[in-house]
């Protein structure tokens, strides 16, 4: 990188901003916004919760079906380097509850 598969979610939420392209549908850039899926942080470990900082995603809306179910979408960190188990950044936010126990 490609192929196959697995798990979770599809509730809610969010600009009649600026610019460019297009006859138009619509597309692109930018600023702002929404959202806790991954990473990180909230002293350590576990559970819960929180924080939009790093990485995705979203901003008309999942579609078909009576149902079962099927299909589809998103996520399951990023960057650099490398034939390697190597290295780097992650907030001026939140800074909690419980368990555990003494390690740090």
């Nucleotide at each position: 990188a490609c192929c196959c598969g697995g798990c979770a979610u599809c509730a809610a939420g969010a600009g009649u901003g600026g610019g460019c392209c297009a006859c138009g549908a619509g597309g692109c850039c930018u600023c702002g916004c929404c959202a806790a899926c991954c990473u990180g942080c909230c002293g350590a470990c576990c559970c819960a919760g929180g924080c939009a900082a790093g990485g995705u995603g979203g901003a008309c809306a999942c579609c078909c079906g009576a149902a079962a179910g099927g299909g589809g979408a998103u996520g399951c960190g990023g960057c650099u380097g490398a034939c390697a188990c190597a290295g780097c950044a992650a907030c001026c936010a939140a800074g909690u509850g419980g368990g555990c126990c003494c390690u740090g």
This is a predicted structure of a 104-nucleotide RNA (SAM-I/IV (S-adenosyl methionine) riboswitch aptamer) from a Pseudomonadota bacterium. The model forms 96% of the base pairs in the Rfam consensus. The sequence was found by an Rfam model in a public genome assembly. The organism belongs to Pseudomonadota, within Bacteria. Its Rfam family is "SAM-I/IV (S-adenosyl methionine) riboswitch aptamer". A reference for the family is Weinberg et al. (2008), "The aptamer core of SAM-IV riboswitches mimics the ligand-binding site of SAM-I riboswitches", RNA. Clan: SAM clan.